[in-house]
RNA sequence: UCACGAACAAGGCAAACCUAUCGAAAGGUAGGGACGCAAAGCUUCCGGCCUAAGAGCUGAAUAUAUACCUAUUUUUUAUUCAACUUAAGGUAGCGGGGUUGCCGAU
Numbered sequence: 001u002c003a004c005g006a007a008c009a010a011g012g013c014a015a016a017c018c019u020a021u022c023g024a025a026a027g028g029u030a031g032g033g034a035c036g037c038a039a040a041g042c043u044u045c046c047g048g049c050c051u052a053a054g055a056g057c058u059g060a061a062u063a064u065a066u067a068c069c070u071a072u073u074u075u076u077u078a079u080u081c082a083a084c085u086u087a088a089g090g091u092a093g094c095g096g097g098g099u100u101g102c103c104g105a106u
Base pairs, nucleotide, nucleotide: 003106004104005103012037013036017032018031019030020029021028022027035093041099042098043097045096046095047094048091049090050089054086055085056084058082059081060080061079062078063077065075067073
């Protein structure tokens, strides 16, 4: 120095849950709290997973205009609701890569 993770020292981080707050959501942040973690430090480059606001598309309802007009009906636009697709939003405590770092049996 690299690999590796037995023991030791100094320490570090903090799952679930609760409170506050930001966010459409997923989730984040702060405080409390500890399931765990040798990178559970940092980084979305790759894959996975989560969410779907916006966008796209389909259907329904209502309104509006239009064509026809005896009527069923045709077409336009808007609003609302529902399904589907989509990340430029997330997850580094899902895995890999990159990068920095404490201790020292081997």
c-di-GMP-I riboswitch aptamer from Photobacterium aquae, 106 nucleotides, folded computationally. The sequence is in RNAcentral, with records from Ribocentre. The model forms 95% of the base pairs in the Rfam consensus. The coordinates come from a structure-prediction model, not an experiment, and the mean pLDDT is 85.